Predicted 3D model of a 72-nucleotide RNA (transfer RNA) from Butyrivibrio sp. INlla14.
Its Rfam family is "tRNA". The family's RNA type in Rfam is transfer RNA. Rfam links the family to the GO term triplet codon-amino acid adaptor activity.
Formats: sequence, C1' cells, structure tokens
RNA sequence: GACAUGGUAGCCAAGCAGGAAAGGCAGCGGACUGCAACUCCGUUAUCGUGGGUUCGAAUCCCACCUAUGUCU
Repeated sequence: GACAUGGUAGCCAAGCAGGAAAGGCAGCGGACUGCAACUCCGUUAUCGUGGGUUCGAAUCCCACCUAUGUCU
C1' cells in the first nucleotide's frame, strides 16, 4: 500500500432479504428475610463518526476513524 472481517448498554452478545433493538452478567430500586444470601419484579441502547437514499435505516450506498487477519 491492497483486500477481507468486525465496531450494538458498564461487560458478553443476537438482530444485517428496511417497519425501529432479544438474552446473559454486573449496577441501581423494590418484594421476600430478624439482618443477609438465594429467589422474584422493575430499570439501563440516538447501534464507531459524518453524510446520502427512503414515508421510514442498526440494516442499503459513500467517505472517514478504529481493531484483527491475509497478501505485497
């Protein structure tokens, strides 16, 4: 330098034939308990950044940033 794959909550991670984001762990609040633990309920996302297409974008297109890998 070229190419491929990835970037989603504090962490892991599904969703990528467009109709608006599952789940697990952790945190916080509550119930339970003599106090806790366990268990149960509730709660936390402008989807790497900026544009474009569209009635509508995590999803499609472009540029850039970043991580990993392959080739030179």